[in-house]
RNA sequence: ACCUUAUCAAGAGCGGCGGAGGGACUGGCCCGAUGAUGCCCGGCAACCACUGAUCAUGUCUAUGCAUGAACAGAAAGGUGCCAAUUCCUGCAAAACCUGUACCAUGGUUUUGACAGAUGAGGA
Numbered sequence: 001a002c003c004u005u006a007u008c009a010a011g012a013g014c015g016g017c018g019g020a021g022g023g024a025c026u027g028g029c030c031c032g033a034u035g036a037u038g039c040c041c042g043g044c045a046a047c048c049a050c051u052g053a054u055c056a057u058g059u060c061u062a063u064g065c066a067u068g069a070a071c072a073g074a075a076a077g078g079u080g081c082c083a084a085u086u087c088c089u090g091c092a093a094a095a096c097c098u099g100u101a102c103c104a105u106g107g108u109u110u111u112g113a114c115a116g117a118u119g120a121g122g123a
Stems, first nucleotide, its partner, number of pairs: 002122007013041001015040003021031003025090001027088002042082003047078002050073003054069006086115001091112007
């Protein structure tokens, strides 16, 4: 780098270091020397792992063991995250508005896809 799957409207410092760009990409719009991005500390959340009781299935002498499901808990482990909805948008469809003889154009909203991010599994 690739495949599968789940999630992406909530949450998170008035700290230290450090010095110029940063918010993936496009077009916007923002953040930034009143010091951003980044690193450390701190914090948030609870995906995996963990604990508990319940149910189902398999096995069985078995209230035992294994696997799975939904629920609750804790946060000491593995990640993740801590401006703005994934900041908005980019492709398609629908509804409404604009406009027109009809189309076209433009706008708003919604839905779906694409792209991206993160976890878990796979290869």
Notes
Predicted 3D model of a 123-nucleotide RNA (SAM riboswitch aptamer (S box leader)) from Brevibacillus brevis. Its Rfam family is "SAM riboswitch aptamer (S box leader)". Rfam's curators write: The SAM riboswitch is found upstream of a number of genes which code for proteins involved in methionine or cysteine biosynthesis in Gram-positive bacteria. The source organism's lineage runs through Bacteria, Bacillota, Bacilli, Caryophanales and Brevibacillus.